Molecule: Bacterial RNase P class A
Organism: Actinocorallia sp. B10E7
């Protein structure tokens, strides 16, 4: 200087005018219901979005067991917790920084592996290759049969280890020697998953579980329209079944079990949808020192950043920044167009999608000067 590769921040500024909400302060008016004015802090995100997870909260409900059904899936940390996070193993991609992972089982069972081959699981003989035997040929050979064989060809995304070598009628791990793989022993290193070395053995047991399933380990459920008071309005007919010889409910769907209970449930009709809390001080945040490779923990000081309910933070002007055209050889002045995704609505801790333009940091490969 280019290429890449992680990781972190901004996400427009300044200025006037007008005009918004909660809250706190003065001050006025009032038909007592409230309503004006004036002055301060404060006022949408990094995704507030998706509702995909985990929770805090609240009610079920004083608690339980099983089978259903769901989630995770290498270790070992974090964390309130998790399907997040960090750090390693293992496997795969990459020259590398890095990246990627439904990462336990295929020897517990079933299924599935098109076409194409002979065969696709314990499966197979199309070309072949050989002993024997027959038949034709002057011969070379060539048909055809019983029988061996899977090492050579070929098909396919895979073909029952791979190279060399003995052996053999020809062949095969059939035998050896390397080397892969699976298996069991001892040694080292590591919290661990696993990772080295070093001996043996037997001759090699296909793939796929993000197919069904099997192993381990987790899981009460239902939401803020949870849920609590307060105020106010209206109207009650009929049925069915019960009242401890138990209607009915409650605990996720189911079974057990165990409460609760004196009224419940169905059918028609009649009122109410208002108000107030829940609601914003938290697993909150900045800054520092310390341990931790990390995620993150302690500890010190400081701080308090929206609380709406037909639902508040807009509008105009000006100037500057950015990015992109013209003009120009360029640059500069100038003019023109643009300026992202996008709005709390109980709260936080992640994931995930979207995202114009910009700026910082760390590392890798290339090349080119000192």
């Nucleotide at each position: 200087c280019g290429a890449g590769c992680c990781g972190g921040c901004c996400g427009g500024g300044c200025g006037g005018c007008c005009g918004c909400g909660u809250c706190g302060g003065g001050g006025g008016a009032u038909u007592c219901g409230u309503c004006c004015c004036c002055c301060g802090c404060c006022g949408a995100g990094g995704a507030a979005a998706g509702u995909c997870c985990g929770g805090g909260c609240u009610c079920c409900a004083c608690a339980g067991a099983g089978c259903a059904g769901g989630g995770u899936g290498g270790u070992c940390g974090g964390u309130a917790a998790c399907a997040c996070c960090g750090a390693c193993c293992c496997g795969g991609g990459g020259c590398g920084a890095c990246c990627c992972g439904c990462g336990g089982g295929a020897c517990a069972g079933u299924g599935c592996c098109a076409c194409a081959g002979a065969g696709a699981a314990c499966a197979g003989a199309c070309c072949g290759c050989c002993u024997c035997c027959c038949g034709c040929u002057c011969a070379c050979g060539c048909g055809g049969g019983c029988g061996g064989u899977a090492a050579g060809g070929g098909u396919g995304a895979a073909a029952c280890g791979g190279u060399g070598a003995g052996g053999u009628a020809a062949g095969a791990g059939c035998u050896c020697a390397c080397c892969a793989g699976c298996g069991c022993a001892c040694g080292g290193g590591g919290u661990g998953a696993c990772c080295c070395g070093c001996g043996c053995g037997g001759c090699u047991a296909g793939g796929u579980a993000a197919a069904c399933c099997c192993c381990a380990c987790c899981c009460g459920g239902a939401g803020c329209a949870a849920g609590a008071c307060c105020a106010g309005a209206c109207a009650g007919c009929g049925g069915a079944c019960g009242c401890c010889c138990g209607a009915g409910g409650g605990c996720u769907g189911c079974u057990c079990g165990c409460c609760c209970g004196a009224g419940u449930c169905c059918g028609c009709g009649g009122g109410u949808a208002g108000g107030u809390c829940g609601c914003u001080g938290g697993a909150g945040g900045a800054c520092g020192u310390c341990g931790g490779c990390a995620a993150c923990g302690a500890c010190g000081c400081c701080c308090c950043g929206a609380g709406a309910u037909g639902g508040a933070u807009g509008g105009c002007c000006g100037c500057c920044a950015c990015u992109c055209c013209c003009c120009c050889a360029g640059a500069g002045c100038g003019g023109g167009a643009g300026c992202a995704c996008a709005g709390a609505a109980c709260c936080c801790g992640g994931c995930u999608u979207a995202c114009a333009g910009g700026c910082c940091g760390a590392c890798u490969c290339g090349u080119c000067c000192g």